This is a predicted structure of a 382-nucleotide RNA (Bacterial RNase P class A) from uncultured Geobacter sp. The model forms 98% of the base pairs in the Rfam consensus. Its mean pLDDT, the model's own confidence on a scale to 100, is 75. It matches the Rfam family "Bacterial RNase P class A". Rfam links the family to the GO terms dimeric ribonuclease P complex, tRNA processing and ribonuclease P activity. Rfam classes the family as a ribozyme. Rfam's curators write: Ribonuclease P (RNase P) is a ubiquitous endoribonuclease, found in archaea, bacteria and eukarya as well as chloroplasts and mitochondria.
Formats: sequence, C1' cells, structure tokens
RNA sequence: CGAAGCAGACAGGGUGGCCGCUGCCCGUUUAUCGGGGAGAGGAAAGUCCGGGCUCCAGAGGGCAUGGUGCUGGAUAACUUCCAGCGGGGGUGACCCCAGGGAAAGUGCCACAGAGAGAAGACCGCCCGCCGGAGCUUUAGCGAAGGCAGGUAAGGGUGAAAGGGUGAGGUAAGAGCUCACCAGAUCCGCCGGUGACGGCGGAUGCUAGGUAAACCCCACCAGGAGCAAGGCCAAAUAGGGAAGCGUUAAGGAUUGCCCGUUCGUGCUUCCGGGUUGGCUGCUUGAGGCUGCAGGUAACUGUGGUCCUAGAGGAAUGGCUAUCGCCCGUUUGUUGGGUAACCGCAGGCGGGAACAGAACCCGGCUUAUGGUCUGCUUCGACCA
Repeated sequence: CGAAGCAGACAGGGUGGCCGCUGCCCGUUUAUCGGGGAGAGGAAAGUCCGGGCUCCAGAGGGCAUGGUGCUGGAUAACUUCCAGCGGGGGUGACCCCAGGGAAAGUGCCACAGAGAGAAGACCGCCCGCCGGAGCUUUAGCGAAGGCAGGUAAGGGUGAAAGGGUGAGGUAAGAGCUCACCAGAUCCGCCGGUGACGGCGGAUGCUAGGUAAACCCCACCAGGAGCAAGGCCAAAUAGGGAAGCGUUAAGGAUUGCCCGUUCGUGCUUCCGGGUUGGCUGCUUGAGGCUGCAGGUAACUGUGGUCCUAGAGGAAUGGCUAUCGCCCGUUUGUUGGGUAACCGCAGGCGGGAACAGAACCCGGCUUAUGGUCUGCUUCGACCA
C1' cells in the first nucleotide's frame, strides 16, 4: 500500500427564533387563559417464536395435534443467546450445519447401465463339448462360430456399482489366505462435568444414499386473547315459533373420549334494543453508569434518571446556524522525492428503509452511507 474477516457507533441530526398540535403537572377563570416539562425506530415492519398480564371454578388422565433433537451453561421463558464437541468450507483470520435412529417397517434414487440394495453378467477371462477356415506334409497344429458351466480381478454405464494397495493362491478369479492401511464393533488405560478425544489390543465384521420422505425413540405443550377483561349510563318487545326434557335432558371443561362439575331448563330459527363514556394505558423481567464475579452469554451490588400514551388517531411548518457525505477550488513556514495526504477557508449539491397503539425478550426482512477498533493474507521498504 492492497485484499479480506470479526465487532461496535451513528442515521434530515443538534441548537436558537416565530407560528401550530397533543398529553401530563401547577395556578386561575369555571369552559377559557397563563406557566413548566415532554412528544416516533434501528428496525416502530413481519405477526414468526417466547413470556408478563386477563378470562375460562376444576389448569385431571388418555388419544389426536403441534414443537424440539450433540454437550454444558445463561434467561421470566424460547425453536433465542454464550461456550465447547463432531462434521464441512477457506492459505488464513474465520464461516456454515433442520447435529437422535437407515439391521423395526414402508417408500424414493430420473436417464444411462447387465445390475441401484441381501441389487448383477453387456464387453471380457477360464474351462468342457461341438466345429473345422488355414498351415503343415501323412499325421499333427488349429482360427472364426455355437451350446453348457465358472467368475466379478480388468473394461464400459452412472452422482453413486459389495473397502484400498501388494503378494500368494486359482482352470480363471474373489478377503479365498496373508501383510499394511481405512472404516465398523468390542475391550482396557489416560484426559475431560460432559458431548468426546488420545493410546493400545481383538475381530476378515466390510450389505450405498435419503428421515428439511412417511415413520421409530426421547422430551415439552390446557385454551383463548387488550377487539382479553372490569365499571358506569341508557334503551327495548321480561317478544314470537319449533324440538328435547323434569328420576336428568342440556351446559362448562374452547379437537375427541373418560372423569369431574353446574343443573330445570336447554338447543335452533325469526324479530327488536344498545354500538355511549370511563378504565385496562405506561414505573417497567426499565434506561444510563461505577465496582465485583464469570472465557462469554450474563449475574450481584451502589448511584442516578422518568424519556409518547393517541382514541380514526397528536409529535408539524418556516428560518438561521452548526454537524455528516460528495464534487470543485484557494492557501499552507505541516508531512512527503513526487503523486498525494493533513489543516484552514470559498462555492455547489445531497442524505436511504421507513412511522408507536397493552408491554417486554428474541428472530427474520428492508436500507443511502460514514467512522472506529482488533485480526489474517499478499507485495514493497527498512
């Protein structure tokens, strides 16, 4: 100097003036006025996961359904986060994994190929019989081809073809046997909380992949949701019809069954009234910060702060200045051989994705750019 990896911060923003809107607090007049403070995000988006909170008296069991899937931690909890193990990618810093089971069962692996899972013989190789071109010179050698058998070492097809190399063995071959290697299983020792790793030994055990296919195994899950729920006010037609039932029909338990429980009313249809106000509603698993513990996620403790609460939906407009980015230009007694960099000014332009609605922790998606720190690789110089 260039390229790359990881993490963090910011974000038409700050400040002042004028005008406008909304909540809260104080005063005042009682329907208005004055003062003070505050007033959209890193994702507010998606509604994907988890909770806080509310209701269902019963929140019990089973099935169904859904979710998770290596180990250990963090957390209110999670499918989230941290650290590690195993596997894969990269020269590396680092990154990715929907990470239990394929010998419980059922499926799928197109095409090609003989054959795609207890799957196979196309070309080959060997052997037996038939055969008799040709050669030779009197009896021999013997090709092409055919039938039956053996084989899976060589070749071909394919993404993938019954471990690999070498030797022996064989009619030719094959873990058929042996040596070494790889994988798998078992045993022992060592290290680790553990997943697992290292070392040694034994066994010829060597029948693929796919479960983000159905499935099996282990574990977890009551349901509905602020349009939850509570209070006040007001109004109408304590309306009509049908069915079931009074020794239990029916309701609740928000998929079904059992169980439990309430119980003389219940179910269905038609029709009428109400659609208003208040609350829930923002002090929180809260923000910022010091110290301590921990590799970290995070925890403990001290200090400090209160930072929207609308209700068809407020948080805006103008202006000045500062800041950020880009371009251009001037100066420079700063650095540099130079190109150029830095600093101080002038002029012009620009800033993405996008707006709370009970609250919080995550995940995912969209996004113009700028800056900072650490690390890796390459080139050059000293």